[in-house]
Molecule: Lysine riboswitch aptamer
Organism: pig gut metagenome
RNA sequence: UGAUAGAGGUGCGAAAAACAAUAGUAAACCUCAAUAUGCGGCAGACACCGCGUGGUUGAAAGGGUUUUUCGCCGAAGUGCCGGUCUUCUGUCUGGGAAAUCGGUGCUGGGUCGGCAGAUAACAUCUUCCGGACUGUCACUUACAAAGUGGAGCGCUGUCA
Numbered sequence: 001u002g003a004u005a006g007a008g009g010u011g012c013g014a015a016a017a018a019c020a021a022u023a024g025u026a027a028a029c030c031u032c033a034a035u036a037u038g039c040g041g042c043a044g045a046c047a048c049c050g051c052g053u054g055g056u057u058g059a060a061a062g063g064g065u066u067u068u069u070c071g072c073c074g075a076a077g078u079g080c081c082g083g084u085c086u087u088c089u090g091u092c093u094g095g096g097a098a099a100u101c102g103g104u105g106c107u108g109g110g111u112c113g114g115c116a117g118a119u120a121a122c123a124u125c126u127u128c129c130g131g132a133c134u135g136u137c138a139c140u141u142a143c144a145a146a147g148u149g150g151a152g153c154g155c156u157g158u159c160a
Stems, first nucleotide, its partner, number of pairs: 001160006009073001011072009027057004032052001038051004042094006076107009086097003108134002111131004116126003136150005
């Protein structure tokens, strides 16, 4: 230097099933009422559609928990920029969101707390900041305990 095999542990990701919640919500049907100068459908313009009471039936997606299986240890996640495509009633302009591709940066790992954001949600997730813990290497050291510091393009074993 190259190849190969591994370790960290409430470790990472995917799929399936069940469950809670979303929600007695949306929607459909019936009934009475209203008929639009007002309000709403992400923002603006032009259109189009809709709006209240009572009753019956009554979801779903994203997100979450548990179990099982599978693939793994930059596993994976995420910020920014750009492209493609879909979507938010139709057209145009703007903005948002999902998926995917490319470039570039950050993060060893999980956990707790705080500001902010997403979301129906105080569940959960994400950026940033901080705390302790933990694995790894280096240095200090009485070579013990312990302390300080770095980062996975790292560390350990084997082979050449």